Predicted 3D model of an 85-nucleotide RNA (transfer RNA) from a Methanobacteriota archaeon. It matches the Rfam family "tRNA". Rfam classes the family as a transfer RNA. The coordinates come from a structure-prediction model, not an experiment, and the mean pLDDT is 83.
RNA sequence: GCAGAGGUAGCAAAGCCCGGUCACCGCGCGAGAUUGGAAAUCUCGUGGGCGAAAGCCCGCGGGGGUUCGAAUCCCCCCCUCUGCG
Numbered sequence: 001g002c003a004g005a006g007g008u009a010g011c012a013a014a015g016c017c018c019g020g021u022c023a024c025c026g027c028g029c030g031a032g033a034u035u036g037g038a039a040a041u042c043u044c045g046u047g048g049g050c051g052a053a054a055g056c057c058c059g060c061g062g063g064g065g066u067u068c069g070a071a072u073c074c075c076c077c078c079c080u081c082u083g084c085g
Base pairs, nucleotide, nucleotide: 001084002083003082004081005080006079007078010027011026020068028046029045030044031043032042033041047058048057049056050055061077062076063075064074065073
């Protein structure tokens, strides 16, 4: 340099093909239940900012574009892995 695969919340991972409510699930973490106390198990919660709350805004590697609407489609760039040269 060329080709392929990938980057999504603290970690892992689906959603992408075929755009549309609240970005799903597991681990971890927080609270509660249970227990003499733990472990295990069960329930609820868990991206970020502002706010007393209601709520509002932002968010899928970065930046643009298309669209009423983008994690998803298009363009450029960055990073990781594999193969070829």